[in-house]
RNA sequence: CAUCAAGAGAGGCUGAGGGAACCGGCCCUGUGAAGCCUCGGCAACCUGCCCCGCGGGCAAGGUGCCAAGCCCGGCGGGCUUCGGCCCGAAGGAUG
Repeated sequence: CAUCAAGAGAGGCUGAGGGAACCGGCCCUGUGAAGCCUCGGCAACCUGCCCCGCGGGCAAGGUGCCAAGCCCGGCGGGCUUCGGCCCGAAGGAUG
């Protein structure tokens, strides 16, 4: 600096936690959490090739990812039928 409403899971080992951290919710989890391994998949940031110059297409080598919007809120603003809704910031993740 860009993106973050889409998308994509099986098996094995193991055995109690997990959803970044704190707080509050909500949720997942012995019908097996987290972690590791194997295989598979998604996506297309980097990369390669092609058309071409802004751009687009193809591939998938390097990353990343494969519950829920980055699970939701916390701070600021607007609206509100007071239930909440919308926008933004901060923080975070990936490149």
A computed fold for a 95-nucleotide RNA from a soil metagenome, annotated as SAM riboswitch aptamer (S box leader).